[in-house]
Molecule: transfer RNA
Organism: Patescibacteria group bacterium UBA2196
RNA sequence: GCCCCCGUAGUUCAAUGGAUAGAACAAGGGACUCCUAAGCCUUAAAUAUAGGUCCAAUUCCUAUCGGGGGCA
Numbered sequence: 001g002c003c004c005c006c007g008u009a010g011u012u013c014a015a016u017g018g019a020u021a022g023a024a025c026a027a028g029g030g031a032c033u034c035c036u037a038a039g040c041c042u043u044a045a046a047u048a049u050a051g052g053u054c055c056a057a058u059u060c061c062u063a064u065c066g067g068g069g070g071c072a
Stems, first nucleotide, its partner, number of pairs: 001071007010025004018055001027043004048064005
């Protein structure tokens, strides 16, 4: 330099055009307990960035950024 894949919550993953983006673990609070843990109830938390297509974009297209792999 060229090609391919990936980017969603603190972490690991779903949702692949449709209504409010879900789950587990983690974190905060509550109740329980003599105390702690486990279990129970509850709260907050995310679509890498900018454009485009579409009635509607996490999903499709383009560019950029970041990560990984292959060829030279």